[in-house]
RNA sequence: GUGGCAUUAGCUCAGUUGGUUAGAGCGUCGGUUUGUGGUACCGAAGGUCGCCGGUUCGAAUCCGGUAUGCCACC
Numbered sequence: 001g002u003g004g005c006a007u008u009a010g011c012u013c014a015g016u017u018g019g020u021u022a023g024a025g026c027g028u029c030g031g032u033u034u035g036u037g038g039u040a041c042c043g044a045a046g047g048u049c050g051c052c053g054g055u056u057c058g059a060a061u062c063c064g065g066u067a068u069g070c071c072a073c074c
Stems, first nucleotide, its partner, number of pairs: 001073007010026004019057001028044005050066005
């Protein structure tokens, strides 16, 4: 330099070829339970879906550019 893959909550990830509230597990916080802690159960907070722009009535999803990481080739 060329090609490919990944980027979504604090962490690990899902999201069914665009469709109306963006989710799960772990973690955090609160509550119930317990003599205390843990376990179990209930609830809550936490997201401009890497960034910029475009297409569309509508974009995490499609298109272009770009950043970071990884892999292959040269």